[in-house]
RNA sequence: AAGGUGAGGCGCUCUGUCGGGGAGCACUUUGUGUUCUCAGGAAAGUCCGGACAGCACAGGGCGGCGCGCUGUGGAAAGCACAGAUGGGCGUAAGCUUAUGUUGCGCGUAACAGAAAACAACCGGCCCCGGUUCCGGGACCAAGGGUGAAAACGUGGGGUAAGAGCCCACGGGGAUAUGCGGCGACACAUAUCCGGUACGCGUCCGCGCGCUGCAAGGCCAAAUAUACCGGCACAUAAGGGUUGCCCGCCCUUUGCCGGGGGGUAGGCUGCAUCAGAUAAAUGACAGGGGGGCGCCCCAGCGCUCACAGAACCCGGCUUACAGUCUCACCUUUUAC
Numbered sequence: 001a002a003g004g005u006g007a008g009g010c011g012c013u014c015u016g017u018c019g020g021g022g023a024g025c026a027c028u029u030u031g032u033g034u035u036c037u038c039a040g041g042a043a044a045g046u047c048c049g050g051a052c053a054g055c056a057c058a059g060g061g062c063g064g065c066g067c068g069c070u071g072u073g074g075a076a077a078g079c080a081c082a083g084a085u086g087g088g089c090g091u092a093a094g095c096u097u098a099u100g101u102u103g104c105g106c107g108u109a110a111c112a113g114a115a116a117a118c119a120a121c122c123g124g125c126c127c128c129g130g131u132u133c134c135g136g137g138a139c140c141a142a143g144g145g146u147g148a149a150a151a152c153g154u155g156g157g158g159u160a161a162g163a164g165c166c167c168a169c170g171g172g173g174a175u176a177u178g179c180g181g182c183g184a185c186a187c188a189u190a191u192c193c194g195g196u197a198c199g200c201g202u203c204c205g206c207g208c209g210c211u212g213c214a215a216g217g218c219c220a221a222a223u224a225u226a227c228c229g230g231c232a233c234a235u236a237a238g239g240g241u242u243g244c245c246c247g248c249c250c251u252u253u254g255c256c257g258g259g260g261g262g263u264a265g266g267c268u269g270c271a272u273c274a275g276a277u278a279a280a281u282g283a284c285a286g287g288g289g290g291g292c293g294c295c296c297c298a299g300c301g302c303u304c305a306c307a308g309a310a311c312c313c314g315g316c317u318u319a320c321a322g323u324c325u326c327a328c329c330u331u332u333u334a335c
Stems, first nucleotide, its partner, number of pairs: 001331010012288007020038008040306001044317002047315004052212004064208005069083005084099006100203001103202007121144002123140002126137005152170006172193007180185001216268004225260001227258006236252006289304006
């Protein structure tokens, strides 16, 4: 210098004029003046957790849903940081992915291949019959072949031929002990084991009641009206009171007043220097800065990433022109 890896930051700026939202103060009825303040790193998606609220709820169990290596942080989280073991990618810095358990019950292992987990095609060996070789029977799983994978590897013993059948060394798994580590785990020794890989169910541990600010709380018009009181009309109709009459009581109609619940609407929830009602957070002009184009300079023209709060907080995910800082890696060059 070029290319890359990881972490973090910024996210056009200044001046003038005009126009808005909110709060305070002054004058003041409406309003005017003045001071302060007015989007983001993601305000987004609404994915996870909480706070808050209403409803439900004695306690426990079953069921359902979610999460699942270790440590620390955290109110919690499908959260963050650091680490462990295995796999993959990269020359490297580094990135990425999986991970409770396998005791029990299952499923899958394409094509090829005899057999994909109770295998025997070629082959090896033994016996019998005919005897170059063929047929029949029994044993084997070393070699060949197929395949991503063929049931530990190498050597020796053993055998009719063979085989973890036995032995040595190596590799894998489980358990125990020692040692290092907070721990996942690692190292060493001993003993035991050999039917693999992946997935599902079961099992184990932890968490979870449901619904969301259109939650919820308060105030409450007009109209109609439960209920209550008064007046009027009519002594009319119906009912009750003793079978009948009178009397008494209630209802039926209209008006007036009171009055509960609900609706429109309003306030609150709701703010810590944005904050509402869906609505403000801007527009214009000029200077500067970045980018692109006119081959370069000058000059001119165009252009300014993603995106716009609505109860709040902690995370995650996604979008993002350009630019800055720090650490590290690779290649080349110079001293």

Model confidence (mean pLDDT): 77 of 100. Predicted 3D model of a 335-nucleotide RNA (Bacterial RNase P class A). The sequence was found by an Rfam model in a public genome assembly. Its Rfam family is "Bacterial RNase P class A". About the family: Ribonuclease P (RNase P) is a ubiquitous endoribonuclease, found in archaea, bacteria and eukarya as well as chloroplasts and mitochondria. Of the family's consensus pairs, 94% are formed in the model.